[in-house]
């Protein structure tokens, strides 16, 4: 890296170092940075995706489920996954368009698999 499920309108600082980029790809927008981008370090925070821990509850047992904790792996801490772009539907309009809302492709993270 394949591949399979789920989630993805919420949430979350600081300080060193370091010196121009970043916001996934192709488009097309916007935005964000020398009042310091990306990285990498340290703490701390947010979440609740797996383990753990306690409570319920059903079960003869393994074991399922709900909830809770937050210790452990990870993950995360600017904008709706930053918007749209792709297909359908709806409303409004003479069109062009404009909103709304389904959805699929693509990412992301978690588990699990090759």
């Nucleotide at each position: 890296c394949u591949c399979u499920u789920a989630u993805c309108a919420a949430g979350a600082a600081a300080g060193g170092c370091a010196g121009a980029g970043g916001g996934a790809a192709a488009u097309g927008g916007c935005c964000c940075g020398a009042u310091g981008a990306a990285g990498c370090c340290u703490u701390g925070a947010c979440a609740a995706c797996c383990u753990g821990u306690c409570a319920c509850a059903c079960g003869a047992a393994a074991g399922u489920g709900u909830g809770a904790u937050a210790a452990g792996g990870u993950g995360c801490c600017a904008c709706g996954u930053c918007c749209a772009g792709c297909u359908c539907c709806a409303a409004u309009g003479c069109a062009a368009a404009u909103u709304g809302g389904a959805g699929a492709c693509a990412g992301a993270u978690a588990a699990g698999u090759c």